The part of an RNA shown here (large-subunit ribosomal RNA, domain III) has 387 nucleotides and comes from a metagenome. The RNAcentral record of the full RNA draws on SILVA. Its mean pLDDT, the model's own confidence on a scale to 100, is 82.
Context: one part of a larger RNA
RNA sequence: GAGUAGCGGCACGUGGGUGAGAAUCCCACGCACCGAUGGCCCAAGGUCUCCAGAGGAAGGCUCGUCCUCUCUGGGAUAGUCGGGACCUAAGGCGAGACCGAAAGGCGUAGCCGAUGGACGACGGGUGGAUAUUCCCGUACCCGAUGUGUGGCGAUGGAGUGACGGAGAAGGCUCAGGCAACCAGCUGCUGGAAUAGCUGGGGCAAGCGAGAUACCUGCGCACCAGGGAAAUCCGGUGCGCGCAAGGGGAAGGCGCGAAGCAUACGGAAAGCUGCGGCAAGUACGGAAAAGCUGAGAGCAGGCUUCCAGGAAAAGCUUCUAGCACAACACGCAUCGGCCCGUACCGAAAAUGGACACACAUGGGCAAGGAGAGAAUCCUGAGGUGAGC
Numbered sequence: 001g002a003g004u005a006g007c008g009g010c011a012c013g014u015g016g017g018u019g020a021g022a023a024u025c026c027c028a029c030g031c032a033c034c035g036a037u038g039g040c041c042c043a044a045g046g047u048c049u050c051c052a053g054a055g056g057a058a059g060g061c062u063c064g065u066c067c068u069c070u071c072u073g074g075g076a077u078a079g080u081c082g083g084g085a086c087c088u089a090a091g092g093c094g095a096g097a098c099c100g101a102a103a104g105g106c107g108u109a110g111c112c113g114a115u116g117g118a119c120g121a122c123g124g125g126u127g128g129a130u131a132u133u134c135c136c137g138u139a140c141c142c143g144a145u146g147u148g149u150g151g152c153g154a155u156g157g158a159g160u161g162a163c164g165g166a167g168a169a170g171g172c173u174c175a176g177g178c179a180a181c182c183a184g185c186u187g188c189u190g191g192a193a194u195a196g197c198u199g200g201g202g203c204a205a206g207c208g209a210g211a212u213a214c215c216u217g218c219g220c221a222c223c224a225g226g227g228a229a230a231u232c233c234g235g236u237g238c239g240c241g242c243a244a245g246g247g248g249a250a251g252g253c254g255c256g257a258a259g260c261a262u263a264c265g266g267a268a269a270g271c272u273g274c275g276g277c278a279a280g281u282a283c284g285g286a287a288a289a290g291c292u293g294a295g296a297g298c299a300g301g302c303u304u305c306c307a308g309g310a311a312a313a314g315c316u317u318c319u320a321g322c323a324c325a326a327c328a329c330g331c332a333u334c335g336g337c338c339c340g341u342a343c344c345g346a347a348a349a350u351g352g353a354c355a356c357a358c359a360u361g362g363g364c365a366a367g368g369a370g371a372g373a374a375u376c377c378u379g380a381g382g383u384g385a386g387c
Base pairs, nucleotide, nucleotide: 012030013029014028015027016026017025031384032383033382034381039364040363041362042361045344046343049342050074051073052072053071054070055069059067060066079140080139081340082339083338084337086117087116091112092111093110098105099104121138122137123136124135125134141336142335143334144333145332146331147330148329149328150327151322152321156318157317158316159315160314164305165304166303167302170298176292177291178290181200182199183198184197185196186195202260203259206255207254208253214247215246216245217240218239219238220237221236222235223234225233226232264284265283270277271276306309350359351358366378367377368376369375
């Protein structure tokens, strides 16, 4: 220079409290903002930032009694959620083999490797900080043992798993909307009681019975194929048939539930600064089917097209084999390991030197108006941007 620029888009006001001190902390009321997000859930990343008590030097663009700051304590609970004890993809490693002065390269079997496949838990409650993890209720899966009954059965064969684009129709329910019905209210000023207004108008997994959409020809005999075998798959022939048989959703129904939740009603002990807090807590607790309604799910469905759209485990079946074993099914009892789980997560907690108008993958998607996830106003919920 200069007490100058700036103090990083944005709405706060009043009263009360605390305190040495308050525009900035806490509470209440009013007002305002977001609402395909400025709400909620997850992944990555961060790694204690979470919760409580205490603090006031520094950090906080002002202030500060406050904090994501400092100190001291505390917090993370799983057979079923995610990962491992299962599988494989790209890719990597790689017994032998092949190549190479050496180092090493390549690569079969095999192994590793999720961003994919497979796989058993739902509803409610609790609460300073965790909850499909704790508690209550009701389930399911695997293993061991016992018991009962039976044929069981590959590291092998076969099927399935198993997948593209586009398009169309259907049945269905979730959220939501409407109604019956339930609870409360009907007041200032004319009307309104068969009425009006406000709120409610719920419930999982699992188990069970039974439909339909949709899929599929069925039976018998034989056989050179599936590198052994086969009753399986495949092939051939005959018979019966174009409907019978078989398979089979989502959803609905019953149980689950004499339960849970809830509109509404609504304490007390104790504490107190006498306003209140405790607490809208404990406790009590109403209601009939109905209609409508998705881009989710049924659906790996259906139709169609050519450019023809992972693999393996798993599952099913077949034999080899084993049948004193082993294994399968039913019931009962007992058991069920390791890692993650706090918190932020369109952000003051991640990446940007910063409490930075930037960047950051997936899911959820309410009401009125509307073609709509546009836009405006609102709900749940969140917020008033640190002068």